Annotation:
TPP riboswitch aptamer (THI element) from a Dehalococcoidia bacterium, 96 nucleotides, folded computationally. Rfam family: TPP riboswitch aptamer (THI element). From the family's description: Vitamin B(1) in its active form thiamin pyrophosphate (TPP) is an essential coenzyme that is synthesised by coupling of pyrimidine and thiazole moieties in bacteria.
RNA sequence: UGCUACGCGCGGGGUGGCCGCAUGGAAACGGCCUGAGAGAGACCCGUGGAACCUGAUCCGGGUAAUACCGGCGGAGGGAUGGCGCUAGCACGGACG
Numbered sequence: 001u002g003c004u005a006c007g008c009g010c011g012g013g014g015u016g017g018c019c020g021c022a023u024g025g026a027a028a029c030g031g032c033c034u035g036a037g038a039g040a041g042a043c044c045c046g047u048g049g050a051a052c053c054u055g056a057u058c059c060g061g062g063u064a065a066u067a068c069c070g071g072c073g074g075a076g077g078g079a080u081g082g083c084g085c086u087a088g089c090a091c092g093g094a095c096g
Stems, first nucleotide, its partner, number of pairs: 001090005006084003009080001010046004016033005052077003058071004
């Protein structure tokens, strides 16, 4: 000096399905399913970008049901040129 990890700061993102309450229709609340995360102050992601959005009231499979799984996706978009007497690795310089 560079890279990586970790931490901090800053920023981005999603929060669905079913059952009960329970009904004329709902919220809150409770339970179950998948998941990192289903309002958690947590989780995930920040250009080496599938975190997430559009396409999508999409297509195939599967389920009690649902972005539940896969396709779509060598498609489009999408948020740090920050800091560190921290750790590791690599390279370079100086001194002995």